[in-house]
RNA sequence: CGAGUCGGCCGGGCGACCGCGUCGGGCCUUGCGGCCCGCCGAGGAAGGUCCGGGCUCCACAGGGCAGGGUGGUCGGUAACGCCGACCCGGGGUGACCCGCGGGACAGUGCCACAGAAAGCAGACCGCCUCCCGCUUGGCGGGAGGUAAGGGUGAAAGGGUGGUGUAAGAGACCACCAGCGCCCACGGUGACGUGGGCGGCUAGGUAAACCCCACCCGGAGCAAGGUCAAGAAGGAACGCUCUCCGGAGCGUUCCGCGCGCGACGUUCGAGGGCUGCCCGCCCGAGCCGCGCGGGUAGACCGCUCGAGGCCGCCGGCAACGGCGGCCCUAGAUGGAUGGUCGCCCCUUCUCACGAAGGACAGAACCCGGCCUACAGGCCGACUCGUCAC
Repeated sequence: CGAGUCGGCCGGGCGACCGCGUCGGGCCUUGCGGCCCGCCGAGGAAGGUCCGGGCUCCACAGGGCAGGGUGGUCGGUAACGCCGACCCGGGGUGACCCGCGGGACAGUGCCACAGAAAGCAGACCGCCUCCCGCUUGGCGGGAGGUAAGGGUGAAAGGGUGGUGUAAGAGACCACCAGCGCCCACGGUGACGUGGGCGGCUAGGUAAACCCCACCCGGAGCAAGGUCAAGAAGGAACGCUCUCCGGAGCGUUCCGCGCGCGACGUUCGAGGGCUGCCCGCCCGAGCCGCGCGGGUAGACCGCUCGAGGCCGCCGGCAACGGCGGCCCUAGAUGGAUGGUCGCCCCUUCUCACGAAGGACAGAACCCGGCCUACAGGCCGACUCGUCAC
């Protein structure tokens, strides 16, 4: 200098004017509300809704089946399908990257076409022995043996060399590969290294069904609460009237109305445990179902958190411990925008100058993963080339 790999960060800044939202303070107003000042006010993904939780209710909360999820080891974490380190396999010269990483000897499937044959095999061309026939140094047919040679294919019953055989074949032998077992050493472990024994030697596929190990109640802030209102209605009290049956008015409290749920309440209709069963619970003033009616308002939940930043210590790291500092939106017809000037960055232009400046907006909160992102900055490492 070039090429590459991995990680991190920014993603507009400053000023002026006008304009928004919550909250705090002050002033004005009978009230509604108005004015002034001040702090704060969208993200690295706020997106996806794919995981895990906090929280709320079912509900006092069990067991089983079904169903779902994960899948090397060890750590981290509130937890996870996440993060870190490592092991094995594969790719790469390398830095590094990838992995739906337990099981094919529980079982069932599938492997097209080609090929004789793709799970118990198989004989297309072949090789050998015997018999028969013929046009007789060979050819044809039959019986038996065979899978070393050739062909097909992604893959054909380990490979190379030999012994042996009628011809062959792990039939046997040497070496090698794979597999299984044993021992030693190292490691928390997955596993690694070394040595020994065994002739054990078709596979692949589970990201096919499945088996094994481990994990999982359900629903969700439109969760769930409080207050107010209220047509029809009920009760109590007070007042008035009364034909003494009751009617009207006011206040307060409760509270939708009608129908169904046989017998039934210790033996339980019905309902709940959000798929089923057991079991448990509520239970006639409960709960459920059907029809009809009223209200849709205000407040809480709603932001102090598994919180943020800085330093030290431990740890390879993820992360943890200790100390210090800080409070940074809580809207609800849903808030932060507009204009101007200067600066910055990118592209074009000789210059002047012109154009452009990404993805994109909280809605209970948090930890992840995934996806989108114009332009720019920083760091570490690898390889190549050159010079000293």

Bacterial RNase P class A, 388 nucleotides, folded computationally. The coordinates come from a structure-prediction model, not an experiment, and the mean pLDDT is 77. It matches the Rfam family "Bacterial RNase P class A". By type it is a ribozyme. From the family's description: Ribonuclease P (RNase P) is a ubiquitous endoribonuclease, found in archaea, bacteria and eukarya as well as chloroplasts and mitochondria. The gene name in the source record is rnpB.